[in-house]
Context: one part of a larger RNA
RNA sequence: UCCUCGUUAAGGAACUCGGCAAAAAAGCGGGCGUAACUUCGGGAUAAGCCCUGCCGUUAAAUUUUUGUUUAAGCAAAAAUUUAACGGCCGCAGCGAAAGUUUCUCUGGCGACUGUUUACCAAAAACACAGGUCCCUGCGAAUCCGUAAGGAGAUGUAUAGGGGCUGAUGCCUGUCCGAUGCCAGAAGGUUAAGCUUGGCGGUCAAUUGAUUUUUAUCAAUUGGCUGACUGAGUUAAGCCCUGGUCAAUGACAGCCGUAACUAUAACGGUUCUAAGGUAGCGCAAUUCCUUGUCAGGUAAGUUCUGACGCGCAUGAAAGGUAUAACGACUGGAGAACUGUCUCAACGAGGAGCCCGGUGAAAAUGCGUGUCCAGCGAAGACGCUGGGUACCCGCAGCAAGACGAAAAGACCCUAGGAGCUUUACUGCAGUCUGGUAUUGAUUUUACUUGCAAGAUGCGUAGCGUAGUGGGGAGGCGAUGAAGCCCCGAUUCCGGUCGGGGCAGAGCCGUCAAUGAAACACCCAUCUUCUUGCAAGUAUUAUCUAACCUUAAAGGUCAAAACUUUAGGGGACAGUGCUUGACGGGCAGUUUUCGUGGGGCGCGAUCCUCCUAAAAGGUAACGGAGGAAUCUAUUAAGGUUGGCUAUCCGCCAAUGGAAACGGCGGAGGUAGUGCAAAGGCAUAAGCCAGCUUUAUAGCAAGGGAGACAUCCCGCGCUAUUGCGAAAGCAGAGCUUAGUGACCCGAUGCGUCGUUGUAGGAGGCGCAGAGACACUGGAUAAAAGUUACCCUAGGGAUAACAGGCUGGUGGAGCCCGAAAGUCCAAAUCGACGGCUCCGCUCGGCACCUCGAUGUCGGCUCAUCCUAUCCUGGCGCUGGAGAAGGUGCCAAGGGUUUGGCUGUUCGCCAAUUAAAAGGAUACGCGAGCUGGGUUCAGACCGUCGUGAGACAGGUCGGUCUCUAUCUGCUGUGGGCGCUCGAUACUUGAGGGGAGCUGGCCUUAGUACGAGAGGACUAGGCUGGACGAACCUCUGGUGUGCCGGUUGUCCUACCAAGGGCAUUGCCGGGUAGCUAAGUUCGGCAGGGAUAAGCGCUGAAAGCAUCUAAGCGCGAAGCCCACCCCAAGAUUAGGUAUCGUGGCCGGUUAUAACCGGCGGUAGAUUCCUCGAAGACUACGAGGUUGAUAGGCUCUAGGUGGAAGUGCCGUAAGGCAUUAAGCCGAGGAGUACUAAUAAUCGAAGACCACUU
Repeated sequence: UCCUCGUUAAGGAACUCGGCAAAAAAGCGGGCGUAACUUCGGGAUAAGCCCUGCCGUUAAAUUUUUGUUUAAGCAAAAAUUUAACGGCCGCAGCGAAAGUUUCUCUGGCGACUGUUUACCAAAAACACAGGUCCCUGCGAAUCCGUAAGGAGAUGUAUAGGGGCUGAUGCCUGUCCGAUGCCAGAAGGUUAAGCUUGGCGGUCAAUUGAUUUUUAUCAAUUGGCUGACUGAGUUAAGCCCUGGUCAAUGACAGCCGUAACUAUAACGGUUCUAAGGUAGCGCAAUUCCUUGUCAGGUAAGUUCUGACGCGCAUGAAAGGUAUAACGACUGGAGAACUGUCUCAACGAGGAGCCCGGUGAAAAUGCGUGUCCAGCGAAGACGCUGGGUACCCGCAGCAAGACGAAAAGACCCUAGGAGCUUUACUGCAGUCUGGUAUUGAUUUUACUUGCAAGAUGCGUAGCGUAGUGGGGAGGCGAUGAAGCCCCGAUUCCGGUCGGGGCAGAGCCGUCAAUGAAACACCCAUCUUCUUGCAAGUAUUAUCUAACCUUAAAGGUCAAAACUUUAGGGGACAGUGCUUGACGGGCAGUUUUCGUGGGGCGCGAUCCUCCUAAAAGGUAACGGAGGAAUCUAUUAAGGUUGGCUAUCCGCCAAUGGAAACGGCGGAGGUAGUGCAAAGGCAUAAGCCAGCUUUAUAGCAAGGGAGACAUCCCGCGCUAUUGCGAAAGCAGAGCUUAGUGACCCGAUGCGUCGUUGUAGGAGGCGCAGAGACACUGGAUAAAAGUUACCCUAGGGAUAACAGGCUGGUGGAGCCCGAAAGUCCAAAUCGACGGCUCCGCUCGGCACCUCGAUGUCGGCUCAUCCUAUCCUGGCGCUGGAGAAGGUGCCAAGGGUUUGGCUGUUCGCCAAUUAAAAGGAUACGCGAGCUGGGUUCAGACCGUCGUGAGACAGGUCGGUCUCUAUCUGCUGUGGGCGCUCGAUACUUGAGGGGAGCUGGCCUUAGUACGAGAGGACUAGGCUGGACGAACCUCUGGUGUGCCGGUUGUCCUACCAAGGGCAUUGCCGGGUAGCUAAGUUCGGCAGGGAUAAGCGCUGAAAGCAUCUAAGCGCGAAGCCCACCCCAAGAUUAGGUAUCGUGGCCGGUUAUAACCGGCGGUAGAUUCCUCGAAGACUACGAGGUUGAUAGGCUCUAGGUGGAAGUGCCGUAAGGCAUUAAGCCGAGGAGUACUAAUAAUCGAAGACCACUU
């Protein structure tokens, strides 16, 4: 020092994010008593008050037993329980322990009991009963599975599945335009298939044309064929029409208006599918915001109640209210306390010392200091200074950009999870076709055949289909005519059937007309009927197929067989078609960028930057382009013309229309940007025209390449011009897109049996890649659930550089200041400094430099807040303003909030500002921020997101080096010691109020009210101490509960936190006591002066001299000679022996040993260990003993009193750790180290 505990004066939450932790209260013992509210159950053990031990007496109850002759009853005894009364003791009677709600008031959220992230989140999240919607009729829906099969369910709509909401009360508004779902079927669109054409290819035949022939071409017909193509038919889906919001979702602006003002019941207008109703509301939602008001508090960013401009509430992603409940989350209070003011003592365990045993991380090297500087920009190691004898031990953590983990934030690249109206697929579902797949039938349609009918321009007897034949045909097997019915109709008629009737009717001819009729044949349009085939459709059937049951079969099953039902060519299944299809899968989702994101940009043209060739960058400064022009050309050519502005003149007529004259000049114009050009015009007008042609191309320019640009000349053919000539678009420079694949036109080649075809090649033009040298035919998001590789190549913190911003100063002095720039303030401007703010840069650090605030501990700066000394004042005094010097010391406690800050309350001499990695997390905290959970608002289709809010949420490290605080050992200090000192140097301290006197004086009209000098007394801070006041005091004394033991009683002992409780010696302590800062000297700062020149004056200065501050140096206190410069003084010791060497001495080694010192021993108010101090028999050092201070508080035993508990006396008793004195009874035994053992020699 830490951990776990015990106690604590006075105060009592002042602590802190927060009463965290702790404490206290706290008996589910008895009695009494108990509010609001309420879903009437609760709330409730609400809260709150009283009692509780022991002894005795009395009474009652219950049970048992006995007695009374039995029962009832009575009496007695025992046990248990209860009550009342009386007595006794203590500070204390659930006396200890165990067990056991602290309470109250008021919000939010969730109804509740439950569940959850095993290992950082227990919650407001999940669940829940209840509500509601949707699906599902049973071989159910749904789910698992390729299937078989299974769950659902041995259930059947009061059932099962899914979604949302979440008890209960009151309620749940408007919108169907979008999306989804459901329903619908008229229409549109739509696949395969089927039907039917066309076209192409090829073969054959026929015909025609051409040709001498071979043959070629064309047409027709037929066969085969095509990954060609049209039409018809054709489902779901989509479009469409409706419905549906307790489906996904949505629920507006602007302007004006009332007789104060304000506001707007009211009006206007626009849009919408409809414009947010009831409620609630600064909220778990409100940015502004600490909204405003009220309450609570001394003081309230929190809290409660209201208000409502709701940034951005709102009704089953439910709204609102709510009793009860909650280890949830806010606020307030009572009680209580070491949370705190402010800490102290004690116990045990670590630590420390001794004995034993004995890891780990870590480690470039090691000979491992401070300051300043430099430096990859924060140095033990570099530079310059300073400091420093060598080596331990105990401690502290400021540094070693300490250890640990290839940073999780950020970026780059890669990956993964998730989402969706990203892209592309796959399951799945729906759907048509077809196979399995049969019979009969209704209806409709198509085709064929048969029969029958049908056909009206005008003219004409008239309803003339077309062509041919044709002069006759029909008729008692019933003509004409009449009546009725049916079909059709152009309303004229035609056709058919029936009846009456009873013999003729039609044609040829004539007329009309394009066509002439009876009758016969063939045929067309349309229609009817029948048959056949096909398609669609209806209904029925049973035999495929599905399925149920029974029987057989088997040990039991299954297979299989039989029978009887139900369904049935549907379903199911295979192949195929289309649709829906984040259910699932694979992927994409660009780059630049003073980090990234958002924004902007990405190709081309012009200018500047660009530094006089060319070229030249930036998210430098300015602008443009993705064309236009074709018959009235903006092209070619030939010919002609001159804009624009100014002056003067001229009807309307003006500044400006048209005309004339003169002048300037390239200002106008150029299809369009800019630049460079342009009068010979490249500008403007007119005539004729198409060179806006074809094939080539010498030679050059630009470029990494790809590619781009200019172009003499030749050939062919044209236009204009008399001609020379000019013309291969445009005054020039923008007006753009490589390769591949496919398509188009023209040309050409066209193979290996032949003929073709397919196809290739050449030329021309078109379609786009704008991320514009073009990744694919085809592509968006999110990650806080994240992962990996990397980056200090790149952000957030800190440092560095800079100094726009910020702060400070100076210059100028407009304007304030009555007057007056400068008592004070100082605009517009200018010049510096600082390195605190916000920034800029991206230099160290991403194989990690932990981030805000608080706590603790600080060190420095001064641009000074107080205190000290001065100047000026628009300074009377007092109080101020402003400036100068000055950094010695000091610079408060609370309320709110995570806050720094700030506001507020109360003080104060003052409540200064900064730096130190926004000082300090290997010192603490963890409230905020910044992981994973969850809620609200807003945004987003969604996954999700938000410098928006809200609740919750793991802080590791035994110290190697430096540093710092202590404490030792060694050696040195020139003989060895013991004492006492000097002080180079270093450290500490340094604050200030109030009152009184001078003096109610100076000053002042008064009110008020000093300087100076002196005295007294405080606050905070510091040091020492324990006499007092207290605390503690676990080896002192006493009381007491439970239990065990000493056989029992009595008396003691153990355990229960020292069991608990009451006191308390020494020691240690503060809140207690005493003391400190002073005074004084020296040199100064600002300032004030003396004398005094330069400069005959003046001048504090230049020479000289003097005053002058809490500041500096002393003085005061402490350390201090390792002050290697090792100091000084005093005192003590200086006698020997042996050996070696030598002429002796000196010298070397050894023995004994002086002064002295130590080990060791007894100890300590000294202490981690060491050290230090006392003592060691010539002794009081410790223990013991005796006495005593002091503490406790009246021992035991005995006697007496009382029924007993108990009391009284003996007795101010007994006991007593550390205090004091005395006393050798015990223990201080035994050993070691320790000098030049001093003279000689030489030199001067």
Predicted 3D model of a 1244-nucleotide part of an RNA (large-subunit ribosomal RNA, half B) from Hadarchaeum sp. (SeqCode).
Model confidence (mean pLDDT): 82 of 100.
The RNAcentral record of the full RNA draws on ENA.